[in-house]
RNA sequence: GGCUGCAUAGCUCAGUGGUAGAGCACGAGUCUCAUGAGCUCGGGGUCCUGGGUUCAACUCCCAGUGCAGCCA
Numbered sequence: 001g002g003c004u005g006c007a008u009a010g011c012u013c014a015g016u017g018g019u020a021g022a023g024c025a026c027g028a029g030u031c032u033c034a035u036g037a038g039c040u041c042g043g044g045g046u047c048c049u050g051g052g053u054u055c056a057a058c059u060c061c062c063a064g065u066g067c068a069g070c071c072a
Base pairs, nucleotide, nucleotide: 001071002070003069004068005067006066007065010024011023012022013021018055026042027041028040029039030038048064049063050062051061052060
C1' cells in the first nucleotide's frame, strides 16, 4: 500500500428496512438469623463519525476513524 471482517447498555452479544433487545453486572423488593443463590420489579443507549437513498435506516450506499486478520 491492497483486500476482508468488526464497531449496538458498564461487559459479552443479538437485531439485515417498520416501537432498539437478551444474558451478566447494577438498584429496589421478597426469602434468610445473616450472606449468597432463587424469585419479582426497575434504572441505564448520540446503535463509532459525517453525508446519501427511502414515506421510514442499527439495517442499504459513499467517505472517514478505530480495532482485528490476510496478502504484498